The part of an RNA shown here (small-subunit ribosomal RNA, 3' major domain) has 483 nucleotides and comes from an uncultured Alphaproteobacteria bacterium. The full RNA is in RNAcentral, with records from ENA and SILVA. The prediction has a mean pLDDT of 81.

Context: one part of a larger RNA
RNA sequence: UGACGGGGGCCCGCACAAGCGGUGGAGUAUGUGGUUUAAUUCGAAGCAACGCGCAGAACCUUACCUAACCUUUGUAUCCCUAGUUUGGUUGCCAGAGAUGGCUUCCUUCAGUUCGGCUGGCUGAGUUGACAGGUGCUGCAUGGCUGUCGUCAGCUCGUUGUCGUGAGAUGUUGGGUUAAGUCCCGCAACGAGCGCAACCCUCGCCCUUAGUUGCCAUCAUUAAGUUGGGAACUCUAAGGGAACUGCCGGUGCUAAGCCGGAGGAAGGUGGGGAUGACGUCAAGUCCUCAUGGCCUUUAUAGGUUGGGCUACACACGUACUACAAUGGCGGUUGACAGAGGGAUUGCAAGGGCGCGAGCCGGAGCAAAUCCCUAAAAGCCGUCUCAGUUCAGAUUGCUCUCUGCAACUCGAGAGCAUUGAAGUCGGAAUCGCUAGUAAUCGCGAAUCAGCACGUCGCGGUGAAUACGUUCCCGGGCCUUGCACA
Numbered sequence: 001u002g003a004c005g006g007g008g009g010c011c012c013g014c015a016c017a018a019g020c021g022g023u024g025g026a027g028u029a030u031g032u033g034g035u036u037u038a039a040u041u042c043g044a045a046g047c048a049a050c051g052c053g054c055a056g057a058a059c060c061u062u063a064c065c066u067a068a069c070c071u072u073u074g075u076a077u078c079c080c081u082a083g084u085u086u087g088g089u090u091g092c093c094a095g096a097g098a099u100g101g102c103u104u105c106c107u108u109c110a111g112u113u114c115g116g117c118u119g120g121c122u123g124a125g126u127u128g129a130c131a132g133g134u135g136c137u138g139c140a141u142g143g144c145u146g147u148c149g150u151c152a153g154c155u156c157g158u159u160g161u162c163g164u165g166a167g168a169u170g171u172u173g174g175g176u177u178a179a180g181u182c183c184c185g186c187a188a189c190g191a192g193c194g195c196a197a198c199c200c201u202c203g204c205c206c207u208u209a210g211u212u213g214c215c216a217u218c219a220u221u222a223a224g225u226u227g228g229g230a231a232c233u234c235u236a237a238g239g240g241a242a243c244u245g246c247c248g249g250u251g252c253u254a255a256g257c258c259g260g261a262g263g264a265a266g267g268u269g270g271g272g273a274u275g276a277c278g279u280c281a282a283g284u285c286c287u288c289a290u291g292g293c294c295u296u297u298a299u300a301g302g303u304u305g306g307g308c309u310a311c312a313c314a315c316g317u318a319c320u321a322c323a324a325u326g327g328c329g330g331u332u333g334a335c336a337g338a339g340g341g342a343u344u345g346c347a348a349g350g351g352c353g354c355g356a357g358c359c360g361g362a363g364c365a366a367a368u369c370c371c372u373a374a375a376a377g378c379c380g381u382c383u384c385a386g387u388u389c390a391g392a393u394u395g396c397u398c399u400c401u402g403c404a405a406c407u408c409g410a411g412a413g414c415a416u417u418g419a420a421g422u423c424g425g426a427a428u429c430g431c432u433a434g435u436a437a438u439c440g441c442g443a444a445u446c447a448g449c450a451c452g453u454c455g456c457g458g459u460g461a462a463u464a465c466g467u468u469c470c471c472g473g474g475c476c477u478u479g480c481a482c483a
Base pairs, nucleotide, nucleotide: 001483002482004479005478007477008476009475010474011473012472013471015467016466019431020430021429022428023427026320027319028318029317030316031315032314033313034311035310042053043052064306065305067303069301077129078128079125081123082122083121087106088105091102092101093100094099109119110118111117112116132295133294135293136292137291141289142288143284144283145282146280148278153193154192155191156190157189159188160169161168162167173184174183175182199272200271201270202269204240205239206238207237208236209235210234214229215228218227219226243266246260247259248258249257250256322424326382327381328380329379330378331377340370341369345364346363350359351358352357389421394415395414396413397412398411399410400409437459438458439457440456441455442454443453
């Protein structure tokens, strides 16, 4: 000087408390461990691994296993040698296929000085170089990322001062702040990276513009449908607006704090992006790049089938429930936002089917078309039961995608298929407002497959006395047998 203390002081955070809803019990989905297996490819391991890499394993993917193949190769740049100098295409046989053996038809490569040469192609050489490797090492590395933590800290000076020196001071102190934020004081004076601001978005107003969007006034219609209008909404470009600016109190005549006015918004207005010096030899050599090591008829390459989907069990994360604030039936086309759509996409009206879906195809490269949300409301029924709750599992019949749904997809209908489950022990998680809770919609990946992820809107709470305690963090101080 740091680290540490079941030392002290001050302060903060959904850290506790006050509340609301969960997890832990059930069934299922999904990931992991374990076990099993020919293989169940590999990585991730307290927080910060476990719906994680995977924004989507039937084949492919695929790295794993089995079987049968190949060896200058599926691919790059050359070497040596020979030949012709092109590019496609049909069919047959064997085979699981890769591949091997034959075969039909059309066409006859590029440059040039027209001699040939060069390029291109094919075959051969392999005791030719090389290629290749998701083989090892993340404790050799780059890059990228997580984490403490959006916590308020981390440092510097051909500066100064103090100390023999390591170092200290500044950065401590008194206030204050979300903040090393600012003020005052001070042997310090300044500066840098962080904080804040500048950026995006939402909230208010103005100007400009008016189609595909809008409809107040005037006509018109089944319908903003049409004429018309440019007000309103909206769209999207540019501006304005908030600064403790004003008033009162308080404070040290400070920084600020408390209350008020005006205002769409008030003290960082809400949200996002933004992550200092560093820590964990944290994670990744299976994105990529890369040193070293290893492999080279195999640890490379192509193929078939299987596996990654196994199943006494254990754990994590979710979904669905256990019901009456509910289930079921009917009705009101009730009311959104955001996003996506082309070589094969999104697809309306109409018809068929109980339904998944099928037929067909208007419109749309999109403010134009696809494009109708569900909870909610109203009416009826059920009347507290393992039930008209719950829906696992089972059987049969189908639909869709795809070369192909057996291992191993998703969906529909029927059934006198109807399991566990009656609110969950110890323990434990999230959340302070348009938040929690609850309800649906969309997108990426994608042929198909979503209870996951990422977004979008609808309905919409309760509580916070406070900082004694638990956890994490910041500053000062003290002890120290640790470095």